[in-house]
Molecule: SAM riboswitch aptamer (S box leader)
Organism: soil metagenome
RNA sequence: CUCAUCAAGAGGGGCAGAGGGAUCCGGCCCGGCGAAGCCCCGGCAACCACCCGCGGUCUCACGACGCGGUGGGCAGGUGCCAAGUCCGGCUCGUGAGCACAACGCUCACGGGAAAGAUGAG
Numbered sequence: 001c002u003c004a005u006c007a008a009g010a011g012g013g014g015c016a017g018a019g020g021g022a023u024c025c026g027g028c029c030c031g032g033c034g035a036a037g038c039c040c041c042g043g044c045a046a047c048c049a050c051c052c053g054c055g056g057u058c059u060c061a062c063g064a065c066g067c068g069g070u071g072g073g074c075a076g077g078u079g080c081c082a083a084g085u086c087c088g089g090c091u092c093g094u095g096a097g098c099a100c101a102a103c104g105c106u107c108a109c110g111g112g113a114a115a116g117a118u119g120a121g
Stems, first nucleotide, its partner, number of pairs: 001121006011041005019030003024089004042081003046078003050073005056065003085115001090112009
């Protein structure tokens, strides 16, 4: 840089000692009934890997091929283990309310983007 995914899931202990939830803003949460960070054990299962099956192509068949398809298993490589990426901020649409000549404002819901995180290349 490109692509894919981001509604679910997942605990204890030790050290440590005040912050943390990506950055900025507004909220709202978590935190001495110990936050961040580090370590040990455990777990979850998104991607890659491996295994099995289904689908596809070739073969008389055995079987082989290839997959950027599909389901399951495993837990090797990463990752993850509060809250929808905690919610919103940009844009589009719908509904309701306020105001109203028009513009507009607030709330809710549903799309799209941007940014972020993770994996693979």